A computed fold for a 1416-nucleotide RNA from an uncultured bacterium, annotated as small-subunit ribosomal RNA. The prediction has a mean pLDDT of 85.

């Protein structure tokens, strides 16, 4: 796009079309084929006549005879794969009623019968019998050209000529006229034959007995094996016979640019069918839809004896189905039958009805109308949108309704349609809009609801709390009396490729050869005209299609055209290139010949040495063997080792190659014999003999099978030993088939170059193998070396070209030609079934159901690897001190609880948020209270009133009373309080809606951009490479050249110096010290080495400092949906007498446990006592506190100084002296008792400190694990923040004392760069395979079982044609008759539908059980 459609929602009008696609299922009822009286009889009516059982005339159309029609028209598509159809021919092998033309004829006789009448049978349908009768009924006779038959002649035959034989007729009408017979011609219609075309399956490969042909005969309108007898043995088939499946065919229709594909409704042509099967009759024509006979199924009637029926005609009914109409009107028109005609008949046809089923046309209004109304929806609350839309004003009247007129179709009469179309007039915006869609494809977006639910979905895919994808709404998009959905076909799809594809790796080259058929084929003449081109003629029906003109107001629809197109087919002519065919010639393709040559080419028979093993003997002794390490095994009965001898089988080291040969598989010692192929040189011979190759035939690794041998080594299976969670494996010890030989089978492979064969053409470079030719050198020669040219092979690199890329590139995957094979999404499936082959194993050929939205190729960027290379880091190693064990502190999990508020969860949560939980904090719990609120802003109204202080009640909040009380212009204002409305408030949820901030990789050296270049592209290059660095630091190189964020530097602290300043410090002063400013270091200088660069190493000078001096701050692009809504901010959601607010008390401090971070220890490098000394950063007026007094002490009292370089806080370890002596201790200090001190409203839950007493675990810590590379670790104390106090052993700083080890990178962890593989890309915490379990589905096998189909053999055999028969019967002719001829019935025979029996074949369904498969 299309449709004979159906379904959902909706539906105003008209025109034109279309309307059982299914059950060729069954049908009630009515109608669809009759007509003619000018063929005839009878009956009937009227009239006339009448001798009456009468006759005549006219009429009528009942019954019948006769004629014509009923073979047309109408319906259907079952069957049929065929001369059925289409197209073109042939018919001298034929027919043709009616019609036209021509010629001739129509003389004279005879016979019967229906109707009718009588009788009889039957329920009926019908029938029997006797009798009467007519004709255009039937039959002789006469005549008859021609045709037909026979004979003769001619001729090959067809046929021609002559003779003979036999054969016709009908009448009717008043008339015009209509008829009848014969013959011929024509027309029309048909029969038959032929060429070509005409679906799928080869998992249908052989078929055939009247089969193929001949002779003869029968039959027919006619040819023919159409039928029959005899004879011969043929005929068809890979160019697809036979069989199976499916199907009416064509004109055309739909689609498509076309080629093509699909289809075959309506209309037209043909065919076929008429309940199923068979058969004939009549006839011009039938094997006959509304005829006959028979059989069968079904159905109806019946008196049970017997009969009737055939809608695939028009309506209509039932059924089936998703689904398809009125039991309408008319013969007015067109056409048909009959008739002289009038006319009759006509469900053909013309019309109307039903159905949006389709196409076409029309309408549902038009113009104006903005404060842009109301309402709806939305909003950032301003607005936006619906929207000129509505209202409202004006206008029009198609459709509709009322009224009136009124056709064409028919040139006179006749109109079903139809009072229709059309016209006029009136009324009144009046009666008339929906459907689908809005994530992308694809045109159209928001809100709410929902929360992987409900649902959507054509594909991709949406939905798990902000969904443009679900549902609803608003808005929008697209079509519109329709809109969607489903189904089907074509297109898109060059996705079956003729036009117009492919096969190295995506699907696809047969494992290889030989070769029949087939396809294709070298050079030069000649001929021919089969293909081919052109011209002409015929055909290619009409309709349809295209063009032009016309008719319906337009269109759909339709009329006309002496318009067009039309592949094709036939005939005639012409051309002669190309192809074919037939001659002739040629040598370059191909083959042969001669000579030379290389080779693991094949086969057979011999033969050789090394090695393994075994056997015998000798020497010899304890192991050997094997592995990662072992063990099994072998060995004291003597192994292994070693020497000598022997046996046996298999394989052939070195040469050996990147080499050679072969078609492939494949081929390896040497010798002989037999044998295939190949290369070179010569140009002597043949003269296209060629290429390819479906089938076919042969060869065909390993493994396997059969028979018989052989068996050393090796070695499936198998047995042991190890390994392991296991180890039916990898490793080890054994070991049988097998491996070997002969003969036979098998026939596969990653049989690979994943690349079929042949030929020609198309740049180069460099090896190598074999011939040949040539140059040079050595050699007397044989021969050797080297270089070049050409040929044949075999490798590598590469131009053009090709390729998706990778790559290929004269050995093509380039450019062409010829031929073969093969492919057409993945899975199912290298499968099932069938078939062929095989001894088997199995091989070859090879589907479908079902299922998926992919499966693949090449390349790219990452990530990853128990891949590689290079390199870093306290990463390991080396070392020091710890942790993990104890007690305690703190944090966390868990548990508990009214609550134990919340967050943080590997590194990167756990002394974290918390730099201070007794109240407060506080977010939690219990209880008591408040509701414009503890807090903000605004509005309205009211209010001389708050705070503070005192008192009362209360746990307090809150409440009550009193006191006090600022300004003032006494109005009010500010402020306060109360009431009410907007609102406040929330540590309630979402860190996966966010901002900000932070952690981490990681202070790692990386991350990018512009331009250019390369690539189809992703992308690459730069950024890789060679060096170098702490560093993408720098240098060199380079299709790159530059640049940015990072690195470094700039900043701060510290170490040296200089200058300045001088509150303080120092007893004064240089100086020290403090602060400020500056200088100083840059591999700058020298030597050596590394490659001249960058740079590195070693050494040196100078210097306080030397190779980034030490430390800090500083954190690229990004990653982890990392952390935080409880710091703050913030979208959305939620609560709103509570999830807000106030208060008291409790809790955050619980405790069987578990983990993390710490502190203190376990002691002698120590504890305790005494003595004497030495810091720095800081901090201090609600503070630090000297000094003095009191107290054992914590501390208290008093109080100097200091807002601090001024005063204060204020050192410890170490050192010196003494003591303790290895002990749970003079270690360790938990726990507990008692007594005190301090802070604070308050130390019960739940603070710190002091003294006395108590004195627990703990004797250096399992697996494992942490920190640290120098002023570092370790160890010692000091200070600060928070803070009333403090649970600080924490955190942040400060100084004192002050080590050990590493100049190594294999390993663990993390990281950087390059490279490689990848089936990974939420990226290895990835991906993914198989069994098992469960569910669903389709399918194979299956004992069997049920159905369908076509054949075969035999039996039976209706109707009926034909043949036979002649005993029954019979009008015409012959005969006087008898009888004859002829016919009918009967009987018999052949054939024969159907039925039966039997065995097989094909196919479909079901099937316990079973096999695999797909999906979840």
């Nucleotide at each position: 796009g299309a449709c004979g459609a159906a379904c959902g929602c909706u539906g105003g009008c008209g025109g034109c079309g279309u309307g059982c696609c299914u059950a060729a299922u069954g049908c009630a009822u009515g109608c669809a084929a009759g007509u003619c009286g000018c063929a005839c009889g009878c009956a009937c009516c009227a009239c006339c006549u009448u001798u009456c059982g009468g006759g005549g005339u006219g009429g009528c159309g009942g019954c019948g005879u006769g004629g014509c029609g009923c073979a047309c028209g109408g319906c259907u598509g079952a069957g049929g794969a065929g001369c059925a159809c289409g197209u073109g021919g042939c018919u001298g092998a034929c027919c043709u009623a009616c019609c036209g033309g021509u010629g001739c004829g129509u003389g004279g006789g005879g016979g019967a019968u229906a109707a009718c009448c009588g009788c009889c049978c039957g329920a009926a349908a019908g029938g029997g019998u006797g009798g009467c009768u007519a004709a255009u009924c039937c039959c002789g006779c006469a005549u008859a050209c021609g045709a037909c038959c026979c004979c003769a002649c001619g001729g090959a035959a067809a046929c021609g000529u002559g003779g003979g034989g036999g054969g016709a007729a009908a009448g009717c009408g008043c008339a015009a006229g209509c008829g009848c017979g014969c013959a011929c011609c024509g027309c029309u219609g048909g029969g038959g034959c032929c060429g070509c075309g005409u679906c799928c399956c080869a998992u249908u490969a052989g078929g055939u007995g009247g089969u193929u042909g001949g002779u003869g005969u029968g039959g027919u309108a006619a040819c023919g094996g159409c039928g029959c007898a005899c004879c011969a043995a043929g005929c068809c088939g890979a160019u697809g016979a036979u069989g199976g499946g499916u199907a009416c065919c064509g004109g055309g229709u739909c689609u498509g640019a076309g080629a093509g594909g699909a289809c075959g409704a309506c209309c037209c042509g043909g065919c076929a069918g008429a309940c199923u099967g068979g058969g004939a009759c009549u006839g011009a024509g039938a094997c006959a839809c509304g005829g006959c006979c028979c059989a069968g199924a079904c159905u109806c009637c019946u008196a049970c004896g017997g009969g009737g029926g055939g809608c695939a005609g028009c309506a209509g009914c039932a059924a089936g189905g998703a689904a398809u109409u009125u039991u309408c009107c008319c013969c007015a028109a067109u056409g048909g039958g009959c008739g002289c005609a009038a006319g009759c008949c006509u469900g053909a046809g013309g019309g109307a009805g039903c159905a949006a089923c389709g196409c076409c046309g029309c309408g549902u209004g038009c113009c104006g109308g903005a404060u842009g109304a109301c309402g709806g929806c939305u909003u950032u609350c301003g607005g936006g949108u619906u929207g000129u839309a509505a209202a409202c004003g004006g206008c029009u009247u198609u459709u509709g309704g009322g009224g009136g007129g009124g056709a064409c179709g028919a040139u006179a009469a006749u109109g079903a349609c139809g009072g229709u179309a059309c016209c006029c007039u009136c009324c009144g915006a009046a009666c008339a809009a929906g459907g689908u869609c809005c994530g992308g494809c694809u045109a159209a977006c928001u809100a709410c609801g929902u929360g992987c639910c409900a649902g959507c979905a054509g594909c991709c895919g949406c939905g798990g709390u902000a969904a443009u994808a679900c549902g609803u709404a608003g808005g929008g998009a697209c079509c519109a009396a329709g809109c969607g959905u489903u189904g089907u076909c074509c297109g898109g799809a060059c996705u079956u490729a003729c036009u117009g594809g492919g096969c190295g790796u995506a699907a696809a080259g047969c494992g290889c050869g030989u070769g029949c058929a087939g396809g294709c084929g070298g050079a030069g003449g000649c001929g021919u005209a089969u293909g081919u081109g052109c011209c002409g003629u015929g055909u290619g029906a009409a309709a349809g299609c295209c063009c032009c003109c016309g008719g319906u107001u337009c269109a759909a629809c339709u009329g006309g055209g002496u318009g067009g197109a039309g592949g094709g087919c036939a005939c005639g002519g012409u051309a002669g290139a190309c192809a074919g065919c037939g001659g002739c010639u040629c040598u370059u393709g191909a083959g042969g010949c001669u000579c030379c040559g290389a080779g693991a080419g094949g086969g057979u028979g011999g033969u050789a040495g090394a090695a393994u093993g075994c056997c015998c003997g000798g020497u010899g002794u304890a192991g050997u063997g094997g592995u990662g390490a072992a063990a099994u095994g072998c060995g004291u009965a003597g192994a292994u080792a070693u020497c000598g001898g022997g046996c046996g089988g298999a394989a052939u080291a070195c040469c050996g190659g990147u080499g050679g040969c072969g078609a492939a598989g494949g081929c390896g010692g040497c010798c002989a014999c037999c044998u295939g192929g190949c290369g070179g040189a010569g140009a002597c011979c043949u003269g296209a003999c060629g290429c390819u190759g479906a089938g076919a035939c042969g060869c065909g690794a390993c493994g396997g099978c059969g028979u018989g041998g052989g068996g050393a080594g090796c070695a499936a299976a198998c047995c042991g030993g190890a390994u392991u969670a296991g180890a039916u494996a990898c490793c080890c010890g054994g070991g049988u088939a097998g491996u070997c030989c002969a003969c036979g089978c098998a026939g596969u492979a990653a049989a690979c170059g994943a690349u079929g064969c042949a030929u020609a053409c198309c740049c180069g470079g460099u090896g190598u193998u074999g011939g040949g030719c040539g140059g040079c050198c050595c050699g007397u020669a044989a021969g050797g070396g080297u270089c070049g040219c050409g040929c044949a092979g075999u490798g590598c690199c590469c131009c053009a070209g090709c390729u998706u890329a990778c790559g290929c590139g004269a050995u093509g995957a380039g450019u062409a030609u010829g031929c073969c094979g093969c492919c057409u999404g993945g899975g199912g499936a290298c499968u099932a079934c069938g078939a062929g082959c095989g001894c088997a194993a199995g091989c070859u050929u090879a589907a479908a159901a079902c299922u998926c939205a992919a499966a693949g190729g090449a390349a790219u960027u990452g990530a990853c690897g128990g891949g590689g290379g290079c390199c870093c880091g306290c990463a390991c190693a080396a070392g020091c001190a710890g942790c993990g064990g104890a007690g305690c502190g703190u944090g966390u999990g868990g548990u508990u609880u009214a609550a134990u508020u919340c967050g943080a969860c590997g590194c990167a949560a756990c002394g974290c948020g918390c730099a201070g939980a007794a109240c407060c904090u506080u977010a939690c719990c219990u209880u008591g209270c408040c509701u414009u609120g503890a807090c903000a802003u605004g509005c309205a109204g009211c209010u001389g009133c708050a705070a503070g202080c005192u008192c009362c009640a209360g746990a307090a909040a809150c409440g009550g009373a009193g006191u006090c009380g600022c300004c003032u212009u006494c109005g009010a204002g500010g402020g306060u309080g109360c009431u009410g409305c907007a609102c406040c408030g929330g540590u309630g949820c979402u860190g996966c809606a966010u901002g900000g901030c932070u952690g981490u990789c990681g202070u790692c050296a990386g991350c990018u951009c512009g331009u250019g270049u390369c690539g189809u592209g992703a992308g690459a290059u730069g950024u890789u490479g060679g060096g170098u660095u702490a560093a993408g630091u720098c240098c060199c190189g380079c299709a790159a050249c530059g640049a940015g964020c990072g690195c470094a530097a700039c900043c701060c602290c510290u170490g040296g110096c200089u200058g300045g300043u001088g509150u303080u410090a120092u007893a004064u002063g240089u100086g020290u010290c403090a602060c400020c400013a500056g200088c100083g270091a840059c591999u700058g200088c020298c030597c050596u080495g590394g490659u001249c660069a960058a740079c590195c190493a070693g050494g040196g000078a100078g210097g306080a400092a030397g190779g980034c001096g030490g430390g800090g701050a500083u954190g690229a692009c990004g990653u982890c949906a990392a952390g935080u809504c409880c710091g703050c901010a913030u979208g959305g959601c939620c609560c709103g007498u509570a999830c807000g607010g106030c208060a008291a008390g409790g809790g955050c401090g619980a405790c069987a446990c578990a983990c993390a971070c710490g502190c203190u220890a376990c002691a002698a490098u120590g504890g305790c006592c005494g003595g004497a000394g030495c810091a720095a950063u800081g901090c201090g007026u609600u503070g630090c506190c000297a000094c003095c007094u009191c107290g054992u002490a914590a501390g208290a009292g008093g109080g100097c100084g200091c807002g601090a370089a001024u005063c204060g806080u204020a050192a410890a370890g170490a050192c010196c002296g003494g003591u303790c002596u290895c002990a749970g201790u003079u270690c360790a200090g938990a726990u507990u008792g008692g007594g005190g001190g301090c802070u604070g409203c308050a130390a019960c839950u739940c603070g710190c400190c002091c003294c006395c007493a108590u004195g627990a675990a703990g004797g250096c810590g399992g697996a494992g694990u942490u920190g640290c590379u120098a002023g570092u670790a370790a160890u010692c104390g000091c200070c600060g923040g928070u803070c009333a106090g403090c649970c600080a052993u924490a955190c942040g700083g400060c100084g004192g004392u002050g080590a050990a080890u590493c100049u190594g990178u294999a390993c663990c962890c993390g990281g950087g760069c390059c490279u490689u593989g990848u089936a990974c890309a939420c990226a290895c915490c990835g991906c993914c395979c198989g069994u098992c379990a469960c569910g669903u589905c389709a399918u194979g096998g299956g004992a069997g079982u049920g159905g369908g189909g076509a054949a075969g053999a035999c039996c039976u055999g209706a109707a009926g044609u034909c043949c036979g028969u002649g005993g029954g019967c019979c009008a015409a002719c012959c005969g006087c008759a008898a009888g004859g001829g002829g016919g009918c019935a009967g009987c018999g025979g052949c054939c024969g539908a159907g039925g039966g029996u039997c065995g097989g074949c094909c196919u479909c369904g079901c099937g316990a059980c079973u096999g695999g498969g797909a999906c979840g």